[in-house]
RNA sequence: GCGGUUGUAGUUCAGUGGUAGAAUGUGGGAUUGUGGAUCCCAAGACGCGAGUUCGAUUCUCGCCUCCCGCU
Numbered sequence: 001g002c003g004g005u006u007g008u009a010g011u012u013c014a015g016u017g018g019u020a021g022a023a024u025g026u027g028g029g030a031u032u033g034u035g036g037a038u039c040c041c042a043a044g045a046c047g048c049g050a051g052u053u054c055g056a057u058u059c060u061c062g063c064c065u066c067c068c069g070c071u
Base pairs, nucleotide, nucleotide: 001070002069003068004067007064010024011023012022013021018054026042027041028040029039030038047063048062049061050060051059
């Protein structure tokens, strides 16, 4: 340099055009002699920029990034 591939919450992962979810973690509360476990509540995310569309995490293009291969 070329091809493929990945990017969503602190972490690990869902989500094939119409309200962005789970587990775990974090904060608060209940329970407990304390802690753990359990239960309830809350905060927290679509890599960046354009395009298509009434509407984009999703489709298209560019850039960046993870990984793999070729040279």
Molecule: transfer RNA
Organism: Candidatus Pacearchaeota archaeon